[in-house]
RNA sequence: GUCGCUCAGGGCAAACCCGUCGCGAGGCGGGGACGCAAAGCCAGGGAUCUCCCGCAGACCGCCCGGCUGCCGACU
Numbered sequence: 001g002u003c004g005c006u007c008a009g010g011g012c013a014a015a016c017c018c019g020u021c022g023c024g025a026g027g028c029g030g031g032g033a034c035g036c037a038a039a040g041c042c043a044g045g046g047a048u049c050u051c052c053c054g055c056a057g058a059c060c061g062c063c064c065g066g067c068u069g070c071c072g073a074c075u
Stems, first nucleotide, its partner, number of pairs: 001074004011036002016031006034061001040067003044064003048058003051054001
């Protein structure tokens, strides 16, 4: 540097349920695991979604981009 067939320690957590905040999309906490090698972080671009419709918001577990990173294999 490339990759994720194999190893170790592990990590995250969809749907759904409960609580809570929000007009809402949704956020947060707990339970729970469908999945994930960046499903870690950043709303910069696109897509989608919301409302009190404007110099407004939500979503990175939709795609692109940026930053950072464990283990292993190959070089």